[in-house]
């Protein structure tokens, strides 16, 4: 330089057009003399740009960044 693959909550992730999910961690309540635990509630995400589409986390393409091969 070049193929591939990966990028989603604070952490590890599922989801491949039409409600964005969990699990840990976090909020607030129960309960406890106080702590843990455990329960019930909350609040928080689609790497940036552009393109197709009536609608894009998705599908193109371009940029960054990350892995792997290969020169």
């Nucleotide at each position: 330089g070049g193929g591939c693959c990966c990028u989603u909550a604070g952490u590890u992730c599922a989801g491949g057009g039409g409600g964005a999910a969990a699990a840990c961690a976090g909020u607030a309540g129960c309960u406890u003399u106080g702590c843990a635990a455990g329960c019930u509630u909350c609040a928080g995400u689609c790497g940036c740009g552009a393109g197709u589409u009536c609608g894009a986390u998705u599908c193109u393409c371009g940029c960054a960044g990350g892995g792997u091969c290969c020169a």

Model confidence (mean pLDDT): 82 of 100. Transfer RNA from an uncultured Erysipelotrichaceae bacterium, 71 nucleotides, folded computationally.